[in-house]
This record gives sequence, C1' cells and structure tokens, in this order.
RNA sequence: GGCCGAUAAGGGCAAACCCGUCGAAAGGCGGGGACGCAAAACUGCGGGUCUACGGUGCAUAAAGCGCCAAGACAGCCGGGUUGCCGAA
Repeated sequence: GGCCGAUAAGGGCAAACCCGUCGAAAGGCGGGGACGCAAAACUGCGGGUCUACGGUGCAUAAAGCGCCAAGACAGCCGGGUUGCCGAA
C1' cells in the first nucleotide's frame, strides 16, 4: 500500500412511526425517534422502482380508465468520485 472487516477504539449516519413545513403526487427539508449501516458520504451514468400536476388517447350527465418523465428514489442492484479505523 492492496484485499478484507472485529463483540477493537474514537466517532458518524438514521428505517418505520409521530410533529412541522414545501410539493399535484412520488418525495424533499427541519425536529423527535432507532430498524439497521464500513461508505446508509457524493454522483440519476446503466438497469430497476415510484409518482402523473400537465400532456395525450378513450369515455362521460358527473365521474372515470389507459399511456408518457422532463418529476422523484443513492437505505433496490451495478458503475464513477471521495473517505475514518486496523484485530485476524
């Protein structure tokens, strides 16, 4: 230094759920809270998933249904970038 990852040390993050807030929604942000996490740090590049204000097709008395990401998810899987510690 690389792989690797401990019941090590010091720390870190924070699922569900609740409250507030932004958003049409998915979801984001802040607070509480901890299921978990060695990249649960960053990045929508590939795949995947979610949503459909709006657009569009069908339909209607009113409703409603299908399709579409340019919206989202990095705690779904890969890729890329950066990074703490050091037993075996």
Molecule: c-di-GMP-I riboswitch aptamer
Organism: Bacillota bacterium